[in-house]
Context: one part of a larger RNA
RNA sequence: GGAUGAACGCUAGCGACAGGCUUAACACAUGCAAGUCGAGGGGCAGCGGGGCUGUAGCAAUAUAGCCGCCGGCGACCGGCGCACGGGUGAGUAACACGUAUGCAACCCACCCGCAGCAGGGGGAUAACCCGGAGAAAUCCGGCCUAAUACCGCGUAACACCAGGAGUGAGCAUUUGCUUUUGGUUAAAGGAGUAAUCCGGCUGCGGACGGGCAUGCGUCGCAUUAGGUAGACGGCGGGGUAACGGCCCACCGUGCCGACGAUGCGUAGGGGUUCUGAUAGGAAGGCCCCCCACACUGGUACUGACACACGGACCAGACUCCUACGGGAGGCAGCAGUGAGGAAUAUUGGUCAAUGGCCGAGAGGCUGAACCAGCCAAGUCGCGUGAGGGAAGAAUGUCCUAUGGAUUGUAAACCUCUUUUGUCGGGGAGCAAAACGGUUCUGCGGAGCCCGAUUGAGAGUACCCGAAUAAAAAGCAUCGGGUAACUCCGUGCCAGCAGACGCGGUAAUACGGAGGAUGCGAGCGUCAUCC
Numbered sequence: 001g002g003a004u005g006a007a008c009g010c011u012a013g014c015g016a017c018a019g020g021c022u023u024a025a026c027a028c029a030u031g032c033a034a035g036u037c038g039a040g041g042g043g044c045a046g047c048g049g050g051g052c053u054g055u056a057g058c059a060a061u062a063u064a065g066c067c068g069c070c071g072g073c074g075a076c077c078g079g080c081g082c083a084c085g086g087g088u089g090a091g092u093a094a095c096a097c098g099u100a101u102g103c104a105a106c107c108c109a110c111c112c113g114c115a116g117c118a119g120g121g122g123g124a125u126a127a128c129c130c131g132g133a134g135a136a137a138u139c140c141g142g143c144c145u146a147a148u149a150c151c152g153c154g155u156a157a158c159a160c161c162a163g164g165a166g167u168g169a170g171c172a173u174u175u176g177c178u179u180u181u182g183g184u185u186a187a188a189g190g191a192g193u194a195a196u197c198c199g200g201c202u203g204c205g206g207a208c209g210g211g212c213a214u215g216c217g218u219c220g221c222a223u224u225a226g227g228u229a230g231a232c233g234g235c236g237g238g239g240u241a242a243c244g245g246c247c248c249a250c251c252g253u254g255c256c257g258a259c260g261a262u263g264c265g266u267a268g269g270g271g272u273u274c275u276g277a278u279a280g281g282a283a284g285g286c287c288c289c290c291c292a293c294a295c296u297g298g299u300a301c302u303g304a305c306a307c308a309c310g311g312a313c314c315a316g317a318c319u320c321c322u323a324c325g326g327g328a329g330g331c332a333g334c335a336g337u338g339a340g341g342a343a344u345a346u347u348g349g350u351c352a353a354u355g356g357c358c359g360a361g362a363g364g365c366u367g368a369a370c371c372a373g374c375c376a377a378g379u380c381g382c383g384u385g386a387g388g389g390a391a392g393a394a395u396g397u398c399c400u401a402u403g404g405a406u407u408g409u410a411a412a413c414c415u416c417u418u419u420u421g422u423c424g425g426g427g428a429g430c431a432a433a434a435c436g437g438u439u440c441u442g443c444g445g446a447g448c449c450c451g452a453u454u455g456a457g458a459g460u461a462c463c464c465g466a467a468u469a470a471a472a473a474g475c476a477u478c479g480g481g482u483a484a485c486u487c488c489g490u491g492c493c494a495g496c497a498g499a500c501g502c503g504g505u506a507a508u509a510c511g512g513a514g515g516a517u518g519c520g521a522g523c524g525u526c527a528u529c530c
Base pairs, nucleotide, nucleotide: 001530002529003528004527007525008524009523010522013382014381015380016379017378019375020374021340026338027337028336030335031334032333035080036079037078040077041076043073044072047071048070049069050067051066052065053064054063055062056061087293088292089291097217098216099215100214101213102212103211106210107209111206112205113204114203115202116201117200119153121151122150129142130141131140132139133138159184160183161182162181163180164179165178166177167176168175169174189198190197191196219265220264221263226256227255228254231253232252233251234250236248237247238246268290269289270288271287272283273282274281275280295316296315297314298313299312318329319328320327321326346372348371349370350369354368355366356365357364358363385416386415387414388413396406397405398404399403420471422466423465424464425463426462430457435451436450438447439446440445474519475518476517477516478515479500485514486513487512488511489510495502496501
């Protein structure tokens, strides 16, 4: 000098863009953060409509009861989602990450393409109803019922398994193709008057995503030198989507290590960021990719995918409720609270856009996201006026003191402008649609225009007009380094100072004043890196 997720002191007009618990992975009140589908199902608690019956009334109507008939729909069964998105960096020195390869050792729901199929049955169960236990959480028993829930049967291969024949490939365990024999395995319906649409099952291929293996790279300490018993290998099995001591029985005694094993300490890794002419050094906050974690430890279940942040079970610590028998909970999601700390924001708005999940769609949900609020904590931009104006006014300060110097074109005064701010008026873009209608169609969809609707931000940005210089400057320094000097006070005192050093009666170094210098809505100090 540059830099920072900074903090502190003094000061402070505006905007744009980005940023905001670096400490206790400490504890958390409250609300929200993952639902959706009635076009899978039985139903009808609540709401609306309709119908039937009764009562009052001439009637309109009012009212009571009943009926799932319709719109819908709490809870329930079922499907898909909840493994994404969001947070954190504790652990991890490791195939965790980066990079480059391999899988003849693998999986992949939803999506796309191609080929084919969907026949016929069965038994339950939740809700509801009835009864019971309990303070509660919740649980138990009985009876009934449905399905795209569950289970057989039939059918089925280019799929899978086993065998034969032929022919290629590979270093190899093996493997491709053709043919043949035997065996195994499937399904679900719904909407619509219909056309048709949405689904279902099997196989092959693709896409997307994941799993595994390997080469190289990846902090400090040798004042850590030996380490290891599933340890290293083999044979056979089990397990897995798959290879493998991953696990197991048996057999052998290997395996790693000064090219640094083992141990201890520290640490998420990378893209990148800062600095530097480079080489290098340091860092890993925001954003993106990967990994790991979800009160602590362990375990599996479900599922295409989890050993699962807002799922389950067990153990533990902690907090809460309790009728003392027993229960409930997990903000490292968004806000917010306490605590810790030098220190870090609102218990805000909206699904309008982008994206996600569900749905045929309308649409629903979405603290993802988009916005707004707070903070000079950063970068950039703008302003605090511009031109003229010498009697070089007055005041202040200084001096060689009837006088002069400086403050200083500074002010006054004249002319002008109005950014920002104030007032008044206008006022966006972000919106594309989806949907309905219509045309074409290779029936998947595409196009057209037609129709209607949709904005949280926000009456914001921006534009126009009006009036007034009006409302807007500080901070640090002035001994040399280092730009900037005098007076007064003090008298080795009070104090300053990064280091050198100032101060003991003429202090440009302390304190004040006048003046000056630097930077400027900031300035200085402190901390850390180069």